Model confidence (mean pLDDT): 79 of 100. A computed fold for a 132-nucleotide RNA from Gloeocapsopsis crepidinum LEGE 06123, annotated as Guanidine-I riboswitch aptamer. The model forms 100% of the base pairs in the Rfam consensus. It matches the Rfam family "Guanidine-I riboswitch aptamer". Gene Ontology term of the family: regulation of gene expression. The source organism's lineage runs through Bacteria, Bacillati, Cyanobacteriota, Gloeocapsopsis and Gloeocapsopsis crepidinum. The sequence was found by an Rfam model in a public genome assembly.
[in-house]
C1' cells in the first nucleotide's frame, strides 16, 4: 500500500438528559372544615380539587441508548458430516453445485472538537484524529 470480512436486525442493559406523565415549591381561585367573636356583622388557619408558573443537585414512568455491553434472529464460511431430481466435467472413485446438521464468525487503547426540531450521553461524526 492493496484486497477481503455483517462490521446487519430485534429486544434490552450501563448511561443520558428533561419535551409528555407523575413529584416538589409558589401564587391564585374554590372550599369540607377548626379557631375565635356580641345576638348583626366581621377576622385568622385550612386537608383537597383546578389554573399557572418554576425546578432533573426530583428516585420514578414516557423518550435516547452502546464498533470495543448482553441475549435471541438472520446473513456469511462448501471447513466435517449425512443426503440430492435433471443437467456439467471425469475412465472411475469423485467434482462442482445444492439442502439440512455440526462448526465458525476472532481482536479492539482512543481524545479534543462539533452535530441532534425536548435535551443531553458510552448516540452520529467514529473501529475516526491519535498511540501501541
Nucleotide at each position: 500500500u492493496c484486497a477481503a470480512a455483517u462490521a446487519g436486525c430485534u429486544u434490552c442493559u450501563a448511561g443520558g438528559g428533561u419535551u409528555c406523565c407523575g413529584g416538589u415549591u409558589u401564587a391564585a381561585a374554590u372550599u369540607a372544615u377548626c379557631a375565635g367573636a356580641a345576638u348583626u356583622a366581621u377576622u385568622g388557619g385550612a386537608a383537597a380539587u383546578u389554573u399557572a408558573a418554576a425546578u432533573g443537585a426530583c428516585u420514578g414512568g414516557u423518550c435516547c441508548a452502546a464498533g470495543a455491553g448482553a441475549a435471541g434472529c438472520a446473513g456469511c464460511c462448501a471447513g466435517c458430516c449425512u443426503g440430492g431430481a435433471a443437467g456439467u466435467c471425469g475412465a472411475a472413485a469423485g467434482a462442482a453445485c445444492u439442502a439440512g446438521g455440526c462448526g465458525g464468525u476472532a481482536c479492539a487503547c482512543g481524545g479534543c472538537g462539533g452535530g441532534a426540531a425536548a435535551a443531553a450521553a458510552g448516540c452520529c461524526c467514529g473501529g475516526g484524529a491519535g498511540a501501541g